[in-house]
RNA sequence: CAUAAACUUUAGGGGUGUUCUGCCGCGCAGGACUGAGAAAUACCCUUUGAACCUGAUCCAGGUAAUGCUGGCGAAGGGAAAAGUAAGCAGACCGGC
Numbered sequence: 001c002a003u004a005a006a007c008u009u010u011a012g013g014g015g016u017g018u019u020c021u022g023c024c025g026c027g028c029a030g031g032a033c034u035g036a037g038a039a040a041u042a043c044c045c046u047u048u049g050a051a052c053c054u055g056a057u058c059c060a061g062g063u064a065a066u067g068c069u070g071g072c073g074a075a076g077g078g079a080a081a082a083g084u085a086a087g088c089a090g091a092c093c094g095g096c
Stems, first nucleotide, its partner, number of pairs: 006084005011046004016040001017033007052077003058071004
């Protein structure tokens, strides 16, 4: 210096399941599984959109059980704008 990524602010979108135990328990508490997140001042995602929803009480595999894994599938939907200045210091790379 360039590029990419990232970050910040404000705003918005989204999910929260399966299972075991205890207690009188359609509730509460604790544990187990997957996951970023299984109600958290959290987490994830916001058109460059696989966050999430629909199809779906779907199909295959697997599990104690479950979107648990894969398929379906770049299929149909799905929520955005702005800023990262200047100065100083440091690290790294290149040149002299």